[in-house]
RNA sequence: GCCACUUUAGCUCAGUUGGUAGAGCAUCGGUUUUGUAAACCGCAGGUCGUCAGUUCGAAUCUGACAAGUGGCU
Numbered sequence: 001g002c003c004a005c006u007u008u009a010g011c012u013c014a015g016u017u018g019g020u021a022g023a024g025c026a027u028c029g030g031u032u033u034u035g036u037a038a039a040c041c042g043c044a045g046g047u048c049g050u051c052a053g054u055u056c057g058a059a060u061c062u063g064a065c066a067a068g069u070g071g072c073u
Base pairs, nucleotide, nucleotide: 001072002071003070004069005068006067007066010025011024012023013022019056028042029041030040031039049065050064051063052062053061
């Protein structure tokens, strides 16, 4: 220098032809216990990497940029 892939909640990841963003774990609250842990129940937590474009409507399609991973030279 070139090519491919990845970027979504604190962490690990879903999101199937564009139509109200989800799960598990963790945090917090509650039940239980003499107490802790475990178990069970519940809440909260997201400008979907950034900026533009297309569209009535974009996490999803297009472009540029940024970061990361792998490969080639």
Model confidence (mean pLDDT): 81 of 100. Predicted 3D model of a 73-nucleotide RNA (transfer RNA) from a Candidatus Moraniibacteriota bacterium. The sequence was found in a public genome assembly.